Predicted 3D model of an 88-nucleotide RNA (Glycine riboswitch aptamer). It was read from a public genome assembly, where an Rfam model found it. It matches the Rfam family "Glycine riboswitch aptamer". Rfam links the family to the GO term glycine biosynthetic process. The coordinates come from a structure-prediction model, not an experiment, and the mean pLDDT is 84.
[in-house]
RNA sequence: GAGGAAGUUCCGGAGAAUCCCGCAAGGGUGCCGAAGGUGCAAGGCGGCUUGCCGCUGAAUCUCUCAGGCAAAAGGACGGAGCAGACAA
Repeated sequence: GAGGAAGUUCCGGAGAAUCCCGCAAGGGUGCCGAAGGUGCAAGGCGGCUUGCCGCUGAAUCUCUCAGGCAAAAGGACGGAGCAGACAA
């Protein structure tokens, strides 16, 4: 001390059976993607047989493991405030 990471408070915030069986515990069917997680394009790096191989590599894309499918809660992300690692 220009800025400013993590954090925190308030506001906004999508999708999808208030499905079926069962006294219950639990089981089944169909779906959704925006907690979290998986996968990877360009690019970068390395190897060699020089155009291939390996490593690395983002998302609200992808998968649907987890989670979810009335309301409530949660909710990526956005706005405002607080605070502030670090710091020109």